[in-house]
Context: one part of a larger RNA
RNA sequence: GCCUGCGAGUUAAUGCACAGUGCUGCUUAACCAGGUAUAUCCUGGGAAGGCACAGGGAAACCGAGUCUGAAUAGGGCGAUUUAUAGUACUGUGUGUUAGACCCGAAACCAGGUGAGCUAACCAUGAGCAGGGUGAACCCAUCCGAGAGGGUGGGGGAGGCCCGAACCCGUUGCCGGCGAAAUGGCUUGGGAUGACUUGUGGUUAGAGGUAAUAUGCCAAUCGAACCUGGAAAUAGCUGGUUCUCCUCGAGAUAUAUUUAGGUAUAGCCUCGUGUGAUCCUUCUGGGGGUAGAGCGACUGGAUAGAUCGUGGGGGAGAAAUCUUUCACAUCUAACCAAACUCCGAAUACCAGAAAUUAUAGCACGGGAGUCAGACCUGCUCGGAUAAUCGAGUGCGGUCCAAAGGGAAACAACCCAGAUUCACAGCUAAGGUUCCAAAGUAAUAUCUAAGUGGAAAAGGCCGUUUAACGUCCAACACAGCAGGGAGGUUGGCUUAGAAGCAGCCAUCCUUUAAAGACCGCGUAACAGCCCACCUGAAUAGGAGGCUUCGGCCUCAGGACGUUAUGCGCCGAAAAUGAUCGGAGCUAAGAUAUUCACCGAAGCUUGAGGUUCGUACAUUUGUACGAGCGGUAGAGGAGCGUUGUAGUUGCGGUGAAGCUAUGCUGUAAGGCAUGGUGGAGCGGCUACAAGUGAGAAUGCAGGC
Numbered sequence: 001g002c003c004u005g006c007g008a009g010u011u012a013a014u015g016c017a018c019a020g021u022g023c024u025g026c027u028u029a030a031c032c033a034g035g036u037a038u039a040u041c042c043u044g045g046g047a048a049g050g051c052a053c054a055g056g057g058a059a060a061c062c063g064a065g066u067c068u069g070a071a072u073a074g075g076g077c078g079a080u081u082u083a084u085a086g087u088a089c090u091g092u093g094u095g096u097u098a099g100a101c102c103c104g105a106a107a108c109c110a111g112g113u114g115a116g117c118u119a120a121c122c123a124u125g126a127g128c129a130g131g132g133u134g135a136a137c138c139c140a141u142c143c144g145a146g147a148g149g150g151u152g153g154g155g156g157a158g159g160c161c162c163g164a165a166c167c168c169g170u171u172g173c174c175g176g177c178g179a180a181a182u183g184g185c186u187u188g189g190g191a192u193g194a195c196u197u198g199u200g201g202u203u204a205g206a207g208g209u210a211a212u213a214u215g216c217c218a219a220u221c222g223a224a225c226c227u228g229g230a231a232a233u234a235g236c237u238g239g240u241u242c243u244c245c246u247c248g249a250g251a252u253a254u255a256u257u258u259a260g261g262u263a264u265a266g267c268c269u270c271g272u273g274u275g276a277u278c279c280u281u282c283u284g285g286g287g288g289u290a291g292a293g294c295g296a297c298u299g300g301a302u303a304g305a306u307c308g309u310g311g312g313g314g315a316g317a318a319a320u321c322u323u324u325c326a327c328a329u330c331u332a333a334c335c336a337a338a339c340u341c342c343g344a345a346u347a348c349c350a351g352a353a354a355u356u357a358u359a360g361c362a363c364g365g366g367a368g369u370c371a372g373a374c375c376u377g378c379u380c381g382g383a384u385a386a387u388c389g390a391g392u393g394c395g396g397u398c399c400a401a402a403g404g405g406a407a408a409c410a411a412c413c414c415a416g417a418u419u420c421a422c423a424g425c426u427a428a429g430g431u432u433c434c435a436a437a438g439u440a441a442u443a444u445c446u447a448a449g450u451g452g453a454a455a456a457g458g459c460c461g462u463u464u465a466a467c468g469u470c471c472a473a474c475a476c477a478g479c480a481g482g483g484a485g486g487u488u489g490g491c492u493u494a495g496a497a498g499c500a501g502c503c504a505u506c507c508u509u510u511a512a513a514g515a516c517c518g519c520g521u522a523a524c525a526g527c528c529c530a531c532c533u534g535a536a537u538a539g540g541a542g543g544c545u546u547c548g549g550c551c552u553c554a555g556g557a558c559g560u561u562a563u564g565c566g567c568c569g570a571a572a573a574u575g576a577u578c579g580g581a582g583c584u585a586a587g588a589u590a591u592u593c594a595c596c597g598a599a600g601c602u603u604g605a606g607g608u609u610c611g612u613a614c615a616u617u618u619g620u621a622c623g624a625g626c627g628g629u630a631g632a633g634g635a636g637c638g639u640u641g642u643a644g645u646u647g648c649g650g651u652g653a654a655g656c657u658a659u660g661c662u663g664u665a666a667g668g669c670a671u672g673g674u675g676g677a678g679c680g681g682c683u684a685c686a687a688g689u690g691a692g693a694a695u696g697c698a699g700g701c
Base pairs, nucleotide, nucleotide: 001701002700003699004698005697006696011098012097013096014095015094016093017092018091019090020089021088022087023086024085025051026050027049031045032044033043034042035041036039055062056061065077066076067075068074101239102238104236108229109228110227111226112225113224119203120202121201122200123199124198125197126196127195128193130162131161132160133158137154138153139152140151141150142149143148166190167189168188172185173184174183205221207217208216209215214223242636243635244634245633246632247631252265253264254263255262256261266369267368268366269365270364271363272362273361274360280353281352282351283350284349285348291342292340293339298336299335300334302332303331304330305329306328308327309326310325311324312323313322314321315320372398373397374396375395376393377392378391379390380389381388403414404413405412418606419605420604421603423602424601425600429596430595431594432581433580434579438593440592441591442590443589444588445587451583457568458567461565462564464562465561466560467559468558469557470556471555474539479534480533481532482531484508485507486506489503490502491501514529518527519526540553541552542551543550544549607626608625609624610623611622612621613620614619637690639687640686641685642684643683644682645681646680647679648678655674656673657672658671659670660669661668662667
């Protein structure tokens, strides 16, 4: 891991509700007698007691009334009338008390068992190769006046040194379902000592022992183990076994030693009652939000003005002038959740009308829910960040919702699956191929693979539109030429001549030419520009004409603005990409017609729930429904046993096995094989009554 078996709402007492049955007031309990099938039995007895028949009051007490009260008042609770009976038992749902659906702690307490492991101690024994060092002390000798010292020899101390046994366990590696529930190899520490060790003994859990590590006390130690209290308790986790049908939530408020629990309400379901009360429409109301406004208040805030008023600075002898600040007034334009002269839409309240079994309301039985999520409107926090954190909506979806679309994608778009169909129409979204359906139509745009990521900013990319200026007296660009004189303007300066700087910026000749737009020089010079001329370049249509030409349009040139689509801005980590192939439309904009496309709608055939109408004996017709988690309600299947009844079986029961038939499902039946002795149908009753999950339990493999 698989298979087989076992495995979880029970029982008793009692309360409430509903259903059924008996009686009409209901009912016996203990107990007694009789009976038999000897039992949780039946029959008879047994009113002790219980409920009901009257309530009110805390009570005494009074009583269809009573309490409060001074009250004969008022008020509370009752009676009177309508309506509703009561009681006993049985069943079902649920509450309470009990282990109370099952399994699960860590712990607490009591009584015992342990020191054959280990800790410490007591008693009595045992063990420690070999080598090294060489203390005290003693002797001899030398030196010294002495004290004392040197040398040599003896001696053999030490929690001394090296190192086996022995004890320990430092390092590295191996080992990790090991050879081993702590080991092996290597390396290492102690090795005459606070050493090691045998045997016997002592200390016991609220305790012992401890050179203290919370260590050890039998592979167990922040309090051993065994048995008992005991099914401790567990607001926690897990699990909780057959089927179908109808309805169908919540993740909120309030309170809580409360926040992952619970109570009441809200939302669901079932029953009883009521009947238009709900929703919708109309009419009438109050409001101070959105908006708006502020010369209507309270505040904020900007620019300007002044015959205003006041203060400060400056000038002046003064008059006065000037500057600045505050206030006031005026002009212009503003801001506000805690501003309002104003002011909606919705919503809310009241009244009226009409309609439908889609709703509402009241009472009673049973719940579940109290972690919600995203999108959206409004608002707050944050950075007008976040797949960010909050609030709010009688908004949506998911949760508890499958189907189609968005490549894939709970929450987005479309749409709510009773069953079947190789029938039809559509939604969102699509129609070149992958891949169902247009290589559809008309008119434009885009050249960037833009489409198929992004900003400020930039662009002589291109589209469309508007406005302005110039052009035959020749426009724009390019080409050729001129671009002068007074004058080196005055000042300044070493110099200043168009071109360091200051002031002025005229006149003349001209087709035109600035007292100079730049470059340049020490200063000049030189180059260029403005401005002017020339050559060449545009030469079409219509009308008029005094034939010289003129006018208008077309056309050309330049500038400004707006506009559609593009371009740059644009750098990331394994190989790229619009879902892909690929596309110049199969991209974008506008319009049009087809088609595809879902469990939507329609069509055909069934099932089922509710309602209505007929029939009436469970049918027919019509109408409306039938996604579903927690959960409420309803109807059934099967297993074991009991009672009654009716059957089967050695001519083969149960069980096992294969095949077939059948019912909407749980299931039922038949036949063959195996098996070898019991087993069904119907009606009713009673349960040790249904397994795939509980790191479930036992066995097998």
The part of an RNA shown here (large-subunit ribosomal RNA, domain II) has 701 nucleotides and comes from a Patescibacteria group bacterium. Taxonomically the source falls in Bacteria candidate phyla (Bacteria). Rfam family: Bacterial large subunit ribosomal RNA.